[in-house]
Context: one part of a larger RNA
RNA sequence: CUGGGUGUAAAGGGAGCGCAGACGGCCAGGUAAGUCUGAAGUGAAAACCCGGGGCUCAACUCCGGGCUUGCUUUGGAAACUAUUUGGCUAGAGUACAGGAGGGGCAAGCGGAAUUCCUAGUGUAGCGGUGAAAUGCGUAGAUAUUAGGAGGAACACCGGUGGCGAAGGCGGCUUGCUGGACUGUAACUGACGUUGAGGCUCGAAGGCGUGGGGAGCAAACAGGAUUAGAUACCCUGGUAGUCCACGCGGUAAACGAUGAAUACUAGGUGUUGGGAGUCUAUAGGCUUUCAGUGCCGAAGCUAACGUGAUAAGUAUUCCACCUGGGGAGUACGUUCGCAAGAAUGAAACUC
Repeated sequence: CUGGGUGUAAAGGGAGCGCAGACGGCCAGGUAAGUCUGAAGUGAAAACCCGGGGCUCAACUCCGGGCUUGCUUUGGAAACUAUUUGGCUAGAGUACAGGAGGGGCAAGCGGAAUUCCUAGUGUAGCGGUGAAAUGCGUAGAUAUUAGGAGGAACACCGGUGGCGAAGGCGGCUUGCUGGACUGUAACUGACGUUGAGGCUCGAAGGCGUGGGGAGCAAACAGGAUUAGAUACCCUGGUAGUCCACGCGGUAAACGAUGAAUACUAGGUGUUGGGAGUCUAUAGGCUUUCAGUGCCGAAGCUAACGUGAUAAGUAUUCCACCUGGGGAGUACGUUCGCAAGAAUGAAACUC
C1' cells in the first nucleotide's frame, strides 16, 4: 500500500456556510465517450507454454502453433454510466394559513439580597473555628430602624421541559431580527447530498485601549495546623470577574458516537401542532407529523451495552487511526502584540 477500523481498546474535524471535486429521483427520444461485439493492421527475433523432429538420452537445438493480456483503424449493439432534447412530481424549495419557544441584537424598567455612606436606638462585645488566633469594636462595632449610593446576578415558576449549527441561552416590557414545526397542495420542476482548500462563528481563562468595580477572588500578606505546610481551615486582599471596541481560537468544545437518505417488533412518559370520534365543560379514546426521555424484540458488540434519536441493514461524501515511550516535543513554515496556536518528525529505547 492493501485490508481492517474510529461510544469505552489507536482513531469523528469544536460547529456551521460553501467554491472545486465525488455521488445523485421517475418517463420517453437522440448521440455513442465509457461499455459489449465482429473484422483488419500492428504487437521484431530470441525467451516462455503446447505439439512434433535432430544430436544414442538429456542439456542444447530446429519446425509448427499459442502467448504477446496492448495500441490503431473500421463495421455494429444501446441495457447501464455519460451527454443532449422533451416531459413528470414522490426529493428539494416557494407561497398562503396557523400556533410554540431562556434563538439573536438593542433600549428601558423592577424587586430581593450583599457591601458602603448618613442619621436614630443601644452597649460590650462581634466575627471566625475541630479548637483558636490574626481581624473589627468604647474615636461606639455587632444588632436594629430610616434614608441614600453603587455594582453584579435574576429566588419561586423550573421540568431526563423549551430554543439554538455548535459554543450557548432564564426577572419584566418594547423595538428590530434568524430558524424550526403543523396544515393546505396553489407555484418552481431535481434546483439535491456531501464537501479537500476557503470563509464565518466559537465556553472559561488570557492580551490591548478606555471605562466600571458591590460581591467573589488567582497572586500576595497575616493567623492557625504540622516534623515541615510555599497547601487544605481562618482574616484580609490585587489582577480578574462587569461594559465598549479589537485580538486570541483552545476545552472531558462529550452523546468521548461526522453529515445525509431509505428500510427494520413492540411498550410507556413528555413538549409543540394536525385529523377523527365520544361527552358536548373540563376532558377521554383512536390516529398522524416534528422533537425529547425511559424500557425492550431481532440484529450488532470483546464485553459493557446499543437497539426507529442504532453502535442494526444498506448507499453517498468528508475527516481520522495503524504498538508504548521519546512527543503533541524538535526543526522548518504560517498565524499572533504576547501568551501561544496550527502543521508536525527522527535518533534512541521497550

Annotation
The prediction has a mean pLDDT of 88. Small-subunit ribosomal RNA, central domain from an uncultured bacterium, 350 nucleotides, folded computationally. Its Rfam family is "Bacterial small subunit ribosomal RNA". Rfam links the family to the GO terms ribosome and structural constituent of ribosome.